């Protein structure tokens, strides 16, 4: 120094006002929120320089490229039951692979804008609920993309 394995820790925000109603944080209305990695013409620092170009570090997207939670399938696997040794069924898996799953335009600047500036839009798993949920309750003291630190052996 890059890769590998292991350990530990961390790892999601948001309904406030008003209206109708027997009933709504679920409807209407004005507000509110934006996981993780990448990219990146943003911003800041450093090197260098007369200056500029240049090099470099950090940083910049809910709607770009991917990805996670939820749900489904296949394989594998564990337990249980049946069967009677071939297997079948049910349930589980913090095992692998696959599938489903949302949303952006206009103007400005500019060589160049899906990322900058301005404006206007749009989107948000499943189950539950006196009434339809991105924000309440629940699965979840779970899982997790990943982030940081440390250890091991080898070159």
């Nucleotide at each position: 120094u890059a890769a590998a394995u292991c350990u530990u820790u961390c790892g999601g925000g948001g309904c406030g006002g008003g209206g109708c109603g027997u009933a709504a944080u679920u409807c209407c209305u004005c507000a509110c929120c934006g996981g993780c990695g990448g990219u990146g013409a943003u911003g800041a620092g450093g090197u260098g320089a007369u200056a500029a170009u240049a090099c470099u570090u950090c940083u910049u997207a809910g709607u770009c490229c991917g990805u996670g939670a939820c749900c489904c399938g296949u394989a594998c696997u564990a337990a249980u039951a049946u069967u009677c040794u071939g297997a079948u069924a049910u349930u589980g898996g913090c095992u692998a692979c696959g599938g489903u799953g949302g949303a952006u335009c206009u103007g400005g600047u500019g060589c160049a804008a899906a990322u900058c500036c301005a404006g206007a839009a749009c989107c948000g798993a499943c189950a539950g609920u006196u009434a339809u949920a991105g924000u309440c309750u629940g699965g979840a003291u779970g899982g997790g993309a990943g982030a940081a630190a440390g250890a091991u052996a080898a070159g």